[in-house]
RNA sequence: CGGUGCCAAAGGCAAACCCGCUGCGAGGCGGGGGCGCAAAGCCGACGGGGCUCCCUUGCGGGAGCCGGCCGGGCUACCACC
Numbered sequence: 001c002g003g004u005g006c007c008a009a010a011g012g013c014a015a016a017c018c019c020g021c022u023g024c025g026a027g028g029c030g031g032g033g034g035c036g037c038a039a040a041g042c043c044g045a046c047g048g049g050g051c052u053c054c055c056u057u058g059c060g061g062g063a064g065c066c067g068g069c070c071g072g073g074c075u076a077c078c079a080c081c
Stems, first nucleotide, its partner, number of pairs: 002081004012037002017032006035068001041074003046071003049066007
């Protein structure tokens, strides 16, 4: 430097659900919780997807949400090759 995540250690994150606050909503934040995760770290002004609200007879348009749905980009601990 590249590859892999079978083994080990130290740690990290945190689904459902519950409580509080917040948003019209999808949701968000904090606490508890722990299903899982080797990028479940970052980007969303990278492609697709799902969801909400508003407008529209409709086609469709606008504003948002998720990113733990798939792919992509960037960065990174440990171990092994």
Molecule: c-di-GMP-I riboswitch aptamer
Organism: Solirubrobacterales bacterium